[in-house]
A computed fold for an 87-nucleotide RNA from a Chloroflexota bacterium, annotated as c-di-GMP-I riboswitch aptamer. Its mean pLDDT, the model's own confidence on a scale to 100, is 90.
């Protein structure tokens, strides 16, 4: 130093649902909760996923079908940085 991860220590984050804001939605952010979590920190860079405004397609019109440049990093991989150290 690498792997690796204790019914160690010292912190930390916080799903669900509830409350307000923002949103077209997905989902976000405060707040209040604790399902979990050694990357449950960053980073949307591969893919999966969710949304479908806009735009395109249809239609007389509505409907209605496709589309991320919206989101998720608590789906998975990759990259970045990081605490502690028993086997």
């Nucleotide at each position: 130093c690498u792997c690796c991860g204790a019914u160690a220590a010292u912190g930390g984050c916080a799903a669900a649902c509830c409350g307000a804001u923002c949103g077209a939605a997905a989902g976000a952010u405060c707040g209040g909760g604790a399902c979990g979590c050694a990357a449950a920190a960053c980073u949307a860079c591969g893919g999966g996923c969710c949304u479908a405004a806009c735009u395109c397609c249809u239609u007389a019109a509505c409907c209605g079908g496709a589309c991320a440049a919206g989101g998720u990093c608590g789906c998975c991989g990759g990259g970045u940085c990081g605490c502690c150290g028993a086997a």

Taxonomically the source falls in Chloroflexota (Bacteria, Bacillati).